Predicted 3D model of a 709-nucleotide part of an RNA (large-subunit ribosomal RNA, domain II) from Paraoerskovia sediminicola.
Taxonomically the source falls in Paraoerskovia (Bacteria, Bacillati, Actinomycetota, Actinomycetes).
It was read from a public genome assembly.
Its Rfam family is "Bacterial large subunit ribosomal RNA". Its family is annotated with ribosome and structural constituent of ribosome in the Gene Ontology.

Context: one part of a larger RNA
RNA sequence: GCCUGCGAGUUAGUGCUCAGUGGCGAGGUUAACCCGUGUGGGGAAGCCGUAGCGAAAGCGAGUCCGAACAGGGCGUAUGAGUCGCUGGGUCUAGACCCGAAGCGAAGUGAUCUAGCCAUGGGCAGGUUGAAGCGUGGGUAAGACCGCGUGGAGGACCGAACCCACUUGGGUUGAAAACCGAGGGGAUGACCUGUGGUUAGGGGUGAAAGGCCAAUCAAACUUCGUGAUAGCUGGUUCUCCCCGAAAUGCAUUUAGGUGCAGCGUCACGUGUUUCUUACCGGAGGUAGAGCUACUGGAUGGCUAAUGGGCCCCAACAGGUUACUGACGUCAGCCAAACUCCGAAUGCCGGUAAGUGAGAACGUGGCAGUGAGACUGCGGGGGAUAAGCUCCGUAGUCGAGAGGGAAACAGCCCAGACCACCAGCUAAGGCCCCUAAGCGUGUGCUAAGUGGGAAAGGAUGUGGAGUUGCACAGACAACCAGGAGGUUGGCUUAGAAGCAGCCACCCUUGAAAGAGUGCGUAAUAGCUCACUGGUCAAGUGAUUCCGCGCCGACAAUGUAGCGGGGCUCAAGUACACCGCCGAAGCUGUGGCAUUCGCACAAACGCUAGGCCUUCGUGGUCCAGGCGUGCGGAUGGGUAGGGGAGCGUCGUGUGGGCAGUGAAGUCGCGGAGGAAUCCAGCGGUGGAGCCUACACGAGUGAGAAUGCAGGC
Numbered sequence: 001g002c003c004u005g006c007g008a009g010u011u012a013g014u015g016c017u018c019a020g021u022g023g024c025g026a027g028g029u030u031a032a033c034c035c036g037u038g039u040g041g042g043g044a045a046g047c048c049g050u051a052g053c054g055a056a057a058g059c060g061a062g063u064c065c066g067a068a069c070a071g072g073g074c075g076u077a078u079g080a081g082u083c084g085c086u087g088g089g090u091c092u093a094g095a096c097c098c099g100a101a102g103c104g105a106a107g108u109g110a111u112c113u114a115g116c117c118a119u120g121g122g123c124a125g126g127u128u129g130a131a132g133c134g135u136g137g138g139u140a141a142g143a144c145c146g147c148g149u150g151g152a153g154g155a156c157c158g159a160a161c162c163c164a165c166u167u168g169g170g171u172u173g174a175a176a177a178c179c180g181a182g183g184g185g186a187u188g189a190c191c192u193g194u195g196g197u198u199a200g201g202g203g204u205g206a207a208a209g210g211c212c213a214a215u216c217a218a219a220c221u222u223c224g225u226g227a228u229a230g231c232u233g234g235u236u237c238u239c240c241c242c243g244a245a246a247u248g249c250a251u252u253u254a255g256g257u258g259c260a261g262c263g264u265c266a267c268g269u270g271u272u273u274c275u276u277a278c279c280g281g282a283g284g285u286a287g288a289g290c291u292a293c294u295g296g297a298u299g300g301c302u303a304a305u306g307g308g309c310c311c312c313a314a315c316a317g318g319u320u321a322c323u324g325a326c327g328u329c330a331g332c333c334a335a336a337c338u339c340c341g342a343a344u345g346c347c348g349g350u351a352a353g354u355g356a357g358a359a360c361g362u363g364g365c366a367g368u369g370a371g372a373c374u375g376c377g378g379g380g381g382a383u384a385a386g387c388u389c390c391g392u393a394g395u396c397g398a399g400a401g402g403g404a405a406a407c408a409g410c411c412c413a414g415a416c417c418a419c420c421a422g423c424u425a426a427g428g429c430c431c432c433u434a435a436g437c438g439u440g441u442g443c444u445a446a447g448u449g450g451g452a453a454a455g456g457a458u459g460u461g462g463a464g465u466u467g468c469a470c471a472g473a474c475a476a477c478c479a480g481g482a483g484g485u486u487g488g489c490u491u492a493g494a495a496g497c498a499g500c501c502a503c504c505c506u507u508g509a510a511a512g513a514g515u516g517c518g519u520a521a522u523a524g525c526u527c528a529c530u531g532g533u534c535a536a537g538u539g540a541u542u543c544c545g546c547g548c549c550g551a552c553a554a555u556g557u558a559g560c561g562g563g564g565c566u567c568a569a570g571u572a573c574a575c576c577g578c579c580g581a582a583g584c585u586g587u588g589g590c591a592u593u594c595g596c597a598c599a600a601a602c603g604c605u606a607g608g609c610c611u612u613c614g615u616g617g618u619c620c621a622g623g624c625g626u627g628c629g630g631a632u633g634g635g636u637a638g639g640g641g642a643g644c645g646u647c648g649u650g651u652g653g654g655c656a657g658u659g660a661a662g663u664c665g666c667g668g669a670g671g672a673a674u675c676c677a678g679c680g681g682u683g684g685a686g687c688c689u690a691c692a693c694g695a696g697u698g699a700g701a702a703u704g705c706a707g708g709c
Stems, first nucleotide, its partner, number of pairs: 001709006011093003015090010027048003033042003052059002062074004096234002099231001103224006114198009123188001125157003128153001132149006161185003165182005200216001202212003237643006247260005261368002263365007272358001274353008287340001288338002294334003298330004306322001307320004371396010401412003416589004421585003427579003430563003436576001438575006449565001455549002459546010476533005482506003487501003512527001516525002590633009607619004644698001646695010662682005667676003
């Protein structure tokens, strides 16, 4: 990992509450217990209801507060309960199942290991050579020195023994700590045998929170115990109908919970809902505006005040590229400005449409209370974020299908089932790939299309405005471009051309006291300007369309899905076709719900009437049923409904050694869970069916449990 089996909402309580159903009914009902075995009889204590109000005494259709015959609160008037059974939920219990780390109690452990006690054992071999002693020297005597002797030491080297520093291997190991090669201690605080002792908030510890039986920041075993778990995981058959939320307020609250909101079911009210039109309202947003306020803020004019300077004995006065109020003119800004002021939206009324799984009320049962993105209006941020927080709409969530190459949140569109039928949406129609190399007129040359800004440019097409121009423009070529004068100043020099000032006059077709290059300064070249040749357009500027540059990244083209595309297969406008979905239509079918009709027969039943009471006859609402018609049938959490299957019990009916169940095979039925006629094999003793009842009642998941492979 797979297979098989097991594996999770149960049970109790005369508890509470609601629904269904039954008995009795202003009443209903017993409990313990007794007699007892007939699910029989007794048992009225108690409980609920029939009356409330008050804290209570208490009073009572009233009562309480109160002085009150005041006023007000809660009641009466408006009467249905109660006891069973079944089911939904809830409370108390382990309470759907599994899961802690832990806490407490009582015990068991020192055969591992830590320390200690008692008693034993072990340490090859080699080396060094302390004290002391002897002796010789030495001294006054010593001290001291030499030579021997001696054999000390947590002394040295190194086996056994003990340890575990390095490294390699091993790491589903040979081994839950090992193996190899080296390493440390090795007469000592040494190693070790045996026996004993210390016990869990305790021991022991040359101290690492180490060790106390592969377990230690509190051992192990059993019990309290099914501790608790607002947390994670899991929770088993089918079909049908509806179908959410991720919000508000509060919370030792933020991943939990309570109430509300939103879902569902039942009962009630019955158009009250919704949409559109019209009418009537409230409002201060967008916009706009501001000598209409509050503030901000730019410039001009005017100019008070203040400062500087001049003058002045004082008073005064003059002046100023200083400051600059008020006023005025012009142009602006504002979420917390408004003289103004929409569109939407909101509230009410009337009318019409709609008749919806509309609205409202009461009750049962929930889930949700982490939301996500996109468009629009905003706050925060950096007018950043697949950012964050609100409002509003949509989608996803809980939504399949078509498109966007692929792609929860974008575009189209809401899947009951079947069909080898049709029409469309978004999006497409050269090939991959269904359908047009569609038609007409333009544009683009950049593969722009098929990624990007400020900015830049005689790219190119279109629309304007305005110069010059056959009295000859623009460009090109030929010629002129002069004189006073080298203007004055400055300067070593300054002659058009370093710089400063001025910028005139003359001749002329025209020519600047000079546009640039150049010189030390001149010179020289050139321009403006003018004439000629030539010959018809040539400049400037604004707006619009499409392009160009700006444009650099890491495996491989790689910024059209690909191929490929240029009067297009790009792009703009207009037009005609077609393709294209689970949309719509067609044909057939199923289910739900609503309406209408049918009751001729049958069955069930509330109730009324008659009743010779046989519960008979009769009338009739509703449900079941049949037919027709309309609408509806995506779905997570969740609510409601209807069924299938397993095991057992009761009653009725059946099958079975002429072969039950089970099992294997062929075959068949039903809307699903599922079921089965018939036949054959195996098997060898029980089984099926209808109705009713009762559950240890359905497996794929829980790092589930056990077994097998």